[in-house]
RNA sequence: AGCUCAUCCAGAGAGGCAGAGGGACAGGCCCGAUGAAGCCUCGGCAACCACCAAGACCGAAGAUCCGGUUGCGGCAGGUGCCAAUUCCGACCCAGGACCCCUGAAGGUGUCCGAUGGGAAAGAUGAGGA
Repeated sequence: AGCUCAUCCAGAGAGGCAGAGGGACAGGCCCGAUGAAGCCUCGGCAACCACCAAGACCGAAGAUCCGGUUGCGGCAGGUGCCAAUUCCGACCCAGGACCCCUGAAGGUGUCCGAUGGGAAAGAUGAGGA
């Protein structure tokens, strides 16, 4: 770098160094000299993994033990995170407006974002090669 699965409308910032950018990505809209990125210290949030574990189920009658699966709940060891829904959005479908064509049914095109769904992309975790 790439693959698989899960989640992404909740939550949580102070100080020091530094000194102009940042919010991944058209565009938009924001944040930023009342100090951006980055680094350090301390604090916090959450609970993916780990650990503990009620209960349930399985282990050729039943019970206890034991083992396995699942796992309410707990904990905070490994990660992660601490402006704005992943800030909105792009692509598709639905929705709406308008021009044009058509006798009509209907069709092409342009646009909108106050809406819904999906995809793609991204992020994080876990797994595997």
Molecule: SAM riboswitch aptamer (S box leader)
Organism: Acidobacteriota bacterium